The RNA shown here (small-subunit ribosomal RNA) has 1497 nucleotides and comes from a metagenome. The sequence is in RNAcentral, with records from SILVA. Rfam family: Bacterial small subunit ribosomal RNA.
[in-house]
RNA sequence: AGAGUUUGAUCCUGGCUCAGAAUGAACGCUGGCGGCGUGGAUUAGGCAUGCAAGUCGAGCGAGAAAGUUCUCUUCGGAGAGCGAGUACAGCGGCGAACUGGUGAGUAACAGGUGGAUAACGUGCCCUGAAGCGGGGGACAACUCAAGGAAACUCGAGCUAAUACCGCAUACGUUUAUAGAGACUUUGGUCCCUAUAAAGAAAGACUUCGGUCACUUCAGGAUCGGUCCGCCCCUGAUUAGCUAGUUGGUGAGGUAAAAGCUCACCAAGGCGACGAUCAGUAGCUGGUCUGAGAGGAUGGUCAGCCACACUGGAACUGAGAUACGGUCCAGACUCCUACGGGGGGCAGCAGUCUAGAGGCUUCGGCAAUGGGGGAAACCCUGACCGAGCGACGCCGCGUGCGGGAUUGAAGGCCUUCGGGUCGUAAACCGCUGUCAGGUGGGAAGAAUGCCUGUAUGGUGAAUACAGGAGUGACGGUACACCAGAGGAAGCCCCGGCUAACUCCGUGCCAGCAGCCGCGGUAAUACGGAGGGGGCAAGCGUUAUUCGGAUUUACUGGGCGUAAAGGGUGCGUAGGCGGUUAUGCAAGUCUGGUGUGAAAUCUUCACCGCUCAACGGGAAGAGGUCGCUGGAAACUGCGUAACUUGAGUAUGGUAGAGGCAGACGGAAUUCCUGGUGUAGCGGUGGAAUGUGUAGAUAUCAGGAAGAACAUCCGUGGCGAAGGCGGUCUGCUGGGCCAUUACUGACGCUGAGGCACGAAAGCGUGGGGAGCGAACGGGAUUAGAUACCCCGGUAGUCCACGCCGUAAACGGUGCACACUAGGUGUAGCGGGUAUCGACCCCUGCUGUGCCGACGUUAACACAUUAAGUGUGCCGCCUGGGGAGUACGGCCGCAAGGUUGAAACUCAAAGGAAUUGACGGGGGCCCGCACAAGCGGUGGAGGAUGUUGUUUAAUUCGAAGCAACGCGAAGAACCUUACCUGGGCUUGAAGUGCAGAGUAAACCCCGUGAAAGUGGGGCUGUAGCAAUACAACUCUGUAGAGGUGCUGCAUGGCUGUCGUCAGCUCGUGUCGUGAGAUGUUGGGUUAAGUCCCGCAACGAGCGCAACCCUUGUCGUUAGUUGCCAGCAUUAAGUUGGGGACUCUAACGAGACUGCCGGUGAUAAACCGGAGGAAGGUGGGGACGACGUCAAGUCAUCAUGGCCCUUACGUCCAGGGCUACAAACGUCCUACAAUGGCCAGGACAGCGGGUUGCGAAGCCGCGAGGUGGAGCUAAUCCCUUAAACCUGGUCUCAGUUCAGAUUGCAGUCUGAAAUUCGACUGCAUGAAGCUGGAAUCGCUAGUAAUCGCGGAUCAGCAUGCCGCGGUGAAUACGUUCCCGGGCCUUGUACACACCGCCCGUCACACCACGAAAGUCGGCUGCUCCAGAAGUCACUGUUGGAACCGCAAGGACCUAGGUGCCGAAGGAGAAGCCGGUAAUUGGGGUGAAGUCGUAACAAGGUA
Repeated sequence: AGAGUUUGAUCCUGGCUCAGAAUGAACGCUGGCGGCGUGGAUUAGGCAUGCAAGUCGAGCGAGAAAGUUCUCUUCGGAGAGCGAGUACAGCGGCGAACUGGUGAGUAACAGGUGGAUAACGUGCCCUGAAGCGGGGGACAACUCAAGGAAACUCGAGCUAAUACCGCAUACGUUUAUAGAGACUUUGGUCCCUAUAAAGAAAGACUUCGGUCACUUCAGGAUCGGUCCGCCCCUGAUUAGCUAGUUGGUGAGGUAAAAGCUCACCAAGGCGACGAUCAGUAGCUGGUCUGAGAGGAUGGUCAGCCACACUGGAACUGAGAUACGGUCCAGACUCCUACGGGGGGCAGCAGUCUAGAGGCUUCGGCAAUGGGGGAAACCCUGACCGAGCGACGCCGCGUGCGGGAUUGAAGGCCUUCGGGUCGUAAACCGCUGUCAGGUGGGAAGAAUGCCUGUAUGGUGAAUACAGGAGUGACGGUACACCAGAGGAAGCCCCGGCUAACUCCGUGCCAGCAGCCGCGGUAAUACGGAGGGGGCAAGCGUUAUUCGGAUUUACUGGGCGUAAAGGGUGCGUAGGCGGUUAUGCAAGUCUGGUGUGAAAUCUUCACCGCUCAACGGGAAGAGGUCGCUGGAAACUGCGUAACUUGAGUAUGGUAGAGGCAGACGGAAUUCCUGGUGUAGCGGUGGAAUGUGUAGAUAUCAGGAAGAACAUCCGUGGCGAAGGCGGUCUGCUGGGCCAUUACUGACGCUGAGGCACGAAAGCGUGGGGAGCGAACGGGAUUAGAUACCCCGGUAGUCCACGCCGUAAACGGUGCACACUAGGUGUAGCGGGUAUCGACCCCUGCUGUGCCGACGUUAACACAUUAAGUGUGCCGCCUGGGGAGUACGGCCGCAAGGUUGAAACUCAAAGGAAUUGACGGGGGCCCGCACAAGCGGUGGAGGAUGUUGUUUAAUUCGAAGCAACGCGAAGAACCUUACCUGGGCUUGAAGUGCAGAGUAAACCCCGUGAAAGUGGGGCUGUAGCAAUACAACUCUGUAGAGGUGCUGCAUGGCUGUCGUCAGCUCGUGUCGUGAGAUGUUGGGUUAAGUCCCGCAACGAGCGCAACCCUUGUCGUUAGUUGCCAGCAUUAAGUUGGGGACUCUAACGAGACUGCCGGUGAUAAACCGGAGGAAGGUGGGGACGACGUCAAGUCAUCAUGGCCCUUACGUCCAGGGCUACAAACGUCCUACAAUGGCCAGGACAGCGGGUUGCGAAGCCGCGAGGUGGAGCUAAUCCCUUAAACCUGGUCUCAGUUCAGAUUGCAGUCUGAAAUUCGACUGCAUGAAGCUGGAAUCGCUAGUAAUCGCGGAUCAGCAUGCCGCGGUGAAUACGUUCCCGGGCCUUGUACACACCGCCCGUCACACCACGAAAGUCGGCUGCUCCAGAAGUCACUGUUGGAACCGCAAGGACCUAGGUGCCGAAGGAGAAGCCGGUAAUUGGGGUGAAGUCGUAACAAGGUA
């Protein structure tokens, strides 16, 4: 510090997710030791048991027992001493208000911080002053007696005090009155004087010195009370709240100010700077995170607050409205004799419940601290320690070194060679932490107590010295001993993110934080091996901050991504021109106070072996207080200014607004005339209208609405909007001139006003148009588009509505920042007689464009640039502008405006493609123009389908179907049936055994096979070896079994279409673009020109083969002009010709003319055998179709192994209701048949072609010459020509089918060959819709050859013969190329995608009701208790001789008053028959709304 994820790719916007740190954690797996921390976050739920607050006998009175000792004894016991002035209990004092726990409540002066208290209190402690005199009467305990189950209560009697009560005294003190002074914030405060009144006390101990207590006053310290400024969560779908409320006067009350309380008076107080209400929450120091600013949090520790079963209340006291006190009410629980009583763990342990979750019913007061005491000492679940929990942080260990020429065994992988675990182990040497063992053994301890010394007048106090002693932890830390022995796991390995292979599984099982993996080769699932990370832990889950600049103060945005309010006026608020001066609120700065400690930061710091931890020092930390200073800026005050703003004056343009009047054209209707058969409407029609006279035309009349031309990216207005003419009223702008006011300004939350269309209300009006509706068409349907009608409405008046893509999708105002060119309005200058032209200023409105900005597109003085001010708005998509609530509205509806749930995207701009029922240009037998076919018939062949034991398999639109197959009777053959074999039919290696094997013969059998017999190798004397064969075993063979979607190779297709790319440069943030586009031209990205491109490659073309002309060379087997010769180029001879086959020539737009940019090129011409690529062939760019082929071959993986291998016989691939493709032959006279006659070329031939001759009607047979071929043979070419016949007929056409007889090949023609002869003689008379080929030696037509092959062609591949017609042209169909445009497509239109319905699930809204919670209000009733009144009851202290009084008190009454009850409300929540829409879901139904002109933009 970033990364992943939207796309084919890109940039941007934007959300989601990850990597980090942290935790009072929990869960899973695992677990050696220690130190330091930490541990009920949920149920402020309920609690058994024990302990957590007592102490003082030196305040007081009383006062045991057990036991023991002694004495006495009637032996039953009694008494005395000790126990012991002890225990228990009581009176009294102090403490119990501290400590400890918890966070329910509380949004508050609760907390934090800084102040105030001149408005207060303060026990114990310290200092100072003054006292402590003299009396009195009780009550507990105790005794007796009574009630009760108990708790406890009651009566009588005795008694003490530091308990209680008078009296005396009064330095201070308090109150009242009077007076003087000082200070002052003018409220008051302080001080002094005088007078009057009031108010104290307690003793105990003593070494007799005193000490500790006690009373009053003053001061201090400490701790508290109260008040104030500032800070302190969310919601406006909570906007108004308040009656003791706000203030005053008086009184009461308190320690103390105050409506704190009361009476009276006034009517105030709070609130958009958020009152009230609702929700949530203890606050802080701090903690976590973060670069910081911030955000989150408040457990442990520390400060404050609040609470103590729930609610209320007071008492005591210095202090409480009191956790382990009291009273009352309530809930719960326990005891009970049923009458009544007891209790409060949010103290420490512990228990139950709920929960994912959280410890011992431990030890000790040794230390620190607290209470009491004079002290010893007692108490102390505060605390110190130990225990439990890997809950956290820190440290240590589980060894270290050597050890590979056996890299061991084993595991895993493997290309089978090896690699890896791996120096890892074994083995050798060494060390000794922890755990284990052993015997020693600290520090934490010093106070206090006793004694002494010093200081001290003495004493106390203090200091020092000595002495006896004090440790829960704990026999702990530490030390020593032996020995590698007892001590490693968890997660991950597709990317992010470090780490890869095998096996299993097969969209299953599963994984997953996001993207996403899994459908037979999964680095993503599960296992294994290996690797990576961390380590006594590792992962997961949850939560917080970070990353997230994703709420933006630091530090974001709003034309198109989410986002400018529809527009103006204007309130509060915010902001505000120039100059001078003053003040000092903001601001800046110095000093000072405070900001507790802990925490945090720093340190050559210190202590635990280090660290964590602890100690020390310094620093940091604020919207804080006080105070000194500065005066630039802001602010405030004063005085001015004119440039912002405004006013006046003179002009000026305009569909600016409102009202009234008027006008013509058109439309429709009505009346009349002319006139006759249609009109109208459409893509085409029909509905409609018309012979009762329409349409058309003429004349007249009526009505309503709108104002053609002018009209213009022209004008006006804030926006909506405004258009005939005239008049009236009226708003604003602009220009010019000088004068005036003197900052009067800008913006604008709320508020107010205006606000298209549609819609609503009332009343008019209604020509045309025209939702709804009716009809006609279209259509599969057509509730639409088209047509004929037509009601609301559109118009007017008045009143509502308040919304629009109310858009420049751009808030308003001001300033600044190059220009160019139009246009509208008003001026100025120059010039002119004048108008123009020209120059120039201001205002408005357009276009182009620089800088700059922008994600890009684009914007660009009319900013989306650079700045300032103010307002509005945004924060992922959907749900949703929906629900609920509020406000507005007559309604329709508007405005404000969520959540649950769901997705990982949604989106903007631009790019490359693809596509379009978008456009432009161009090409092709693409159409058109022609010729001939197919589709109909019969047959052949292939395919589908069906059948079958099998009919082997593949090929499937074009681009499968006479295709693989250049040839299935056996073989082929892969299929079926049956019979056999199992290292196998063929191949290789090794080991062992045997023998030759082959060959011949016999049996069996359909054959394969099987059984038997015979025979024989090489070398060597032999043993034996070698070769071969057989058998056994083994490694392995074999498979036309699967996967062409794992592959190589080969092939098809677009397409012989003209395209496809690269390097460098340039442009662009980038994908990409440019080049390759453009103007011409071409068959062509062919060439030329231009150009930020310049070059290059693969394609095109050419080079290659063939054919067409000529030449040269050569002349046999070819040829023969002339010579000779023959039956014959037969022979001699010849090289002239033909031909053959090698090398050359030739054609290049080279020449001429024209067109064209003078180019490329095109058109015409000449010459030429051939002319613009001469004809034909081979040759197929980047790529597309997961195209075809695992059955040509090769090959990964999987599968079979006495079979899915292999051998054999027979059968099948040849089946046959049907359908399709490709062909053959025909349907005849341009023909058939008969007779005669003529002319090719390509090829093939020794397992071959096979001549002549002879035989056969023929297929063929016989024969065998010649030929390894320019020599011989196949080999008579046919169409054609000549003559004859047939005469339009199912024929002398056509030949299927069938019968008989044959030939040939072959072991073998039955299934299942070809051919011949004779006989038979089917359909068919030119073929529906539709569809194919062909542009010249082509189509058509005629025959010939070859491959395969024993035999078998109508197929295929070639060859020559005869030999046409037509092309105006590119509108249309199909396919293709280039440019451009739109796009929501990119699996790319066979795309994408919308809504209803049906089904399942989920959350939400409404709902008759129903249930619950909270809140305030009104009323009833009213416990305890304070206060007030009363007090006839009762009463020791005082007065009084007494009666009685004073005073206190029970009781009573009143105010207030908790729980409770009643009522009407409000708010929130749960639930509900039914209902509504929404979301999600693999393949459901119906249509096709959107994206292209999406087929009606």
Its mean pLDDT, the model's own confidence on a scale to 100, is 84.